[in-house]
């Protein structure tokens, strides 16, 4: 870097540095932001994919949170850039994360 599978309307913020943007991409909207955005660091927390433990074994069951990740405004912020449907909505693609693999 690519592939496969699973999940994505739940949940969880303070401080320091920083100094103008941020909410993945494009169009539109909306929201957040000098009462301090992104990014980085520390601390705290959420969740429970892997790990660990239990149910003889195993699981799509249960427990746990010291370990490996992840995450902590708004559904993946909303709609469209795809398909079906009058619509509601369903599905796909994309993106993110995990595990496996390359």
């Nucleotide at each position: 870097u690519g592939a496969u599978u699973a999940u994505a309307c739940a949940g969880a913020a303070g401080a320091g540095u920083g100094g103008a943007g941020a909410g993945a991409u494009c169009g539109g909207g909306c929201u957040c932001g000098a009462a301090g955005a992104a990014a980085c660091u520390c601390u705290g927390g959420c969740a429970a994919c892997c790990a660990u433990c239990c149910c003889a074994a195993a699981a799509u069951g249960g427990a746990c949170a010291a370990g490996g990740u992840g995450c902590c405004a708004a559904u993946a912020c909303c709609c469209g850039g795809c398909c079906g449907g009058u619509a509601a909505c369903g599905g796909a693609a994309u993106u993110a994360u995990a595990a496996u693999u390359u």